[in-house]
């Protein structure tokens, strides 16, 4: 330099153009316990990497940029 992917909660990841963007783990609070753990209940936490475009409507489609993984040279 070329090709193909990835970027969504603290972490690992789901998510058909249309509902309020979700799960597991973690975290906080409460219950339980002598206490801790387990377990049960509740809660917080998101610029869907960024910019622009298409559309009545974009996490989702298109273009560019950034970071990152693999392959080729």
């Nucleotide at each position: 330099g070329g090709g193909c992917g990835g970027u969504u909660a603290g972490c690992u990841c789901a998510g058909u153009g249309g509902u309020u963007a979700g799960a597991g783990c973690g975290c906080u609070c409460g219950g339980c316990u002598u206490a801790c753990a387990c377990c049960c209940g509740a809660g917080a936490a998101g610029u869907c990497a960024c910019u622009g475009g298409u559309u009545c409507a974009a996490a989702u489609c298109c273009a560019g940029u950034a970071c990152u993984g693999c392959c080729c040279a």

The RNA shown here (transfer RNA) has 73 nucleotides and comes from Trebonia sp. Model confidence (mean pLDDT): 82 of 100. The RNAcentral record of the sequence draws on ENA. Rfam family: tRNA. By type it is a transfer RNA.